RNA sequence: AGUGCCGCGACAGGAGAGACCGGGCAUCGCCCGGCGCCGAAGGAGAAACCGCCCCGGAAACUCUCAGGCAAACGGACUGUCGCGGAGGA
Numbered sequence: 001a002g003u004g005c006c007g008c009g010a011c012a013g014g015a016g017a018g019a020c021c022g023g024g025c026a027u028c029g030c031c032c033g034g035c036g037c038c039g040a041a042g043g044a045g046a047a048a049c050c051g052c053c054c055c056g057g058a059a060a061c062u063c064u065c066a067g068g069c070a071a072a073c074g075g076a077c078u079g080u081c082g083c084g085g086a087g088g089a
Base pairs, nucleotide, nucleotide: 005085006084007083008082009081010080011079012078013077018035020034021033022032023031024030025029036069037068038067042065043063044062045061049057050056051055
C1' cells in the first nucleotide's frame, strides 16, 4: 500500500403479526381501556457458540420490558459509493 476490518453518511433492497372491540377528541390521525398476535429498532437472558475457561464475551437463538400488527414512518441485515480510523507487508 492493495484486499479485508471498524465507524459515519448517501442511494437501493428489506420480513412478521387485528385497517380488532369499546369510549373520547381537535377525526384520513391521536388518547384511554380490553382481548389476540409479531420479532429484524433498542433492551434483557440461567444461552448455541467462543475465549485467556476462577470467570468473561455473546447470536439471526430465547424473552417480549420497549417497539410493532392497512398505507406511511420505522426496520436488524445485505449491496454499491464516499469520508474517516485502527492495524500493517